Molecule: transfer RNA
Organism: Candidatus Iainarchaeum sp.
């Protein structure tokens, strides 16, 4: 110098190929229960999807450039 893989909730991913209401667990707050905690159970909050652009009616999704990690090569 060159390819490639990853970026999404406080953490740990799914979702992306094949655009169309942004999700699970886990932790967190609240009630439940309990003599009291923990466990179970309901039930909230939490997100400019790593930045800018572009196609598009419509983008987390496709396409361009950056950034940041990690890995190949040379």
């Nucleotide at each position: 110098g060159g390819a490639g893989a990853u970026a999404u909730a406080g953490c740990u991913c799914a979702g992306c190929c094949u655009g169309g209401u942004a999700g699970a667990g886990c932790a967190u707050u609240g009630g439940u229960c309990u003599u009291a905690u923990a466990c179970g159970c309901c039930a909230a909050g939490a997100g400019u999807c790593g930045g800018c652009g572009g196609u598009u009616c419509g983008a987390a999704u496709c396409c361009g450039c950056c950034u940041a990690u990690c890995u190949c090569c040379a």